[in-house]
RNA sequence: GAGAGCGUAGCUCAGUGGCAGAGCGAAAGACUCCAACUCUUUAAGCCAUGUGUUCGAUCCACAUCGCUCUUC
Numbered sequence: 001g002a003g004a005g006c007g008u009a010g011c012u013c014a015g016u017g018g019c020a021g022a023g024c025g026a027a028a029g030a031c032u033c034c035a036a037c038u039c040u041u042u043a044a045g046c047c048a049u050g051u052g053u054u055c056g057a058u059c060c061a062c063a064u065c066g067c068u069c070u071u072c
Stems, first nucleotide, its partner, number of pairs: 001071007010024004018055001026042005048064005
C1' cells in the first nucleotide's frame, strides 16, 4: 500500500428497520449479632462520528476515526 472484520451500560455480549436489553459488576432495602449467600429494587447508553435513504435507522448506503486479522 491492498483486502476483511469489529465499535451497543464500568466489563463480556445480544438485539439486523418500529419501546435499547441480558449476565457479571455498582448502590439501596429485606434476611443476619455482623458479614457472606439468597431475594427485591434502582442507577448506569447522544448505540464511535458525520452525511444520506426511509413515514421511521443500533440495524441500510457513503465518508471519517479507532482496534484487530490477512496479504504485499
Predicted 3D model of a 72-nucleotide RNA (transfer RNA) from Paramecium octaurelia. It matches the Rfam family "tRNA". Rfam classes the family as a transfer RNA. The coordinates come from a structure-prediction model, not an experiment, and the mean pLDDT is 82. The sequence is in RNAcentral, with records from Rfam.